The RNA shown here (transfer RNA) has 84 nucleotides and comes from a Polyangia bacterium. It matches the Rfam family "tRNA". By type it is a transfer RNA. Model confidence (mean pLDDT): 81 of 100. Lineage of the source: Bacteria > Pseudomonadati > Myxococcota > Polyangia.
[in-house]
């Protein structure tokens, strides 16, 4: 230099043919249970915003297509593999 793959919550990871963004697991927080704990069960668990809701934003970064993009197209960044 060329070709291919990957990047999504704190971590791992799903999302089928473009149609609710975070399923599921781990970690964490609150509660129940216990003499106390472990285990188990229930709830919460991205950011901004609000007294609390509402609402808005959010899939590595930037643009595009589309009524609608994690998914399709273009450029860039990082990592992995192959060829030279």
């Nucleotide at each position: 230099g060329c070709c291919g793959g990957a990047g999504u919550g704190g971590c791992g990871a799903a999302a089928u043919c473009g149609g609710c963004a975070u399923a599921c697991g781990c970690a964490g927080c609150g509660g129940a249970u216990u003499c106390a704990a472990a285990a188990u069960c229930c709830g919460c668990c991205g950011a901004g915003g609000u007294c609390a809701c509402a609402c808005u934003c959010g899939u590595g970064g930037g643009g595009g297509u589309u009524c609608g993009a994690g998914u399709c197209c273009c450029c860039c960044c990082u990592c992995c593999g192959g060829c030279a």